[in-house]
RNA sequence: CUUAUCAAGAAAGGCAGAGGGUAAUGGCUCGAUGAAGCCUUGACAACCUCUCCUUCGCUUCCUCAGGAUGACAAAUAAAACCUGGUGAAUUGCGGAAGGAAAAGGUGCCAAUUCCACCCCGAUUACAUCGGGACAGAUAAG
Numbered sequence: 001c002u003u004a005u006c007a008a009g010a011a012a013g014g015c016a017g018a019g020g021g022u023a024a025u026g027g028c029u030c031g032a033u034g035a036a037g038c039c040u041u042g043a044c045a046a047c048c049u050c051u052c053c054u055u056c057g058c059u060u061c062c063u064c065a066g067g068a069u070g071a072c073a074a075a076u077a078a079a080a081c082c083u084g085g086u087g088a089a090u091u092g093c094g095g096a097a098g099g100a101a102a103a104g105g106u107g108c109c110a111a112u113u114c115c116a117c118c119c120c121g122a123u124u125a126c127a128u129c130g131g132g133a134c135a136g137a138u139a140a141g
Base pairs, nucleotide, nucleotide: 001141002140003139004138005137006136011041012040013039014038015037019030020029021028025116026115027114042109044107047105048104049103051100052099053098054097055096056095057093058092059089060088061087063085064084065083066082067081071076113135118132119131120130121129122128123127
């Protein structure tokens, strides 16, 4: 920088000792019944990797039907070829969707990313609600 997600989910112990909720402003809120930070353990989640399942797709094979070719005046057989259907392989691909699992890489475990502060819209006085932008967080590249 790009893309996706951000209303769900999930805490105990130890050290530490006054702040934390990204920063500013306002609000609200957590905090000596112990904040930030660090460590241990546990959980949550399922973004990436691995594994498995289902369906679809592609590929290959079998078979059936049709087309075309054979073809030259007509008629007509088979194969290669094309289209479609049934079935099989998947120790064929790994393309798509869904699901399971939680081993590995991250993340995360008050409150919607706590809310507003900018723009637009709806009831319109306050206010509430919805959408967007900005900023931010996480993952993958």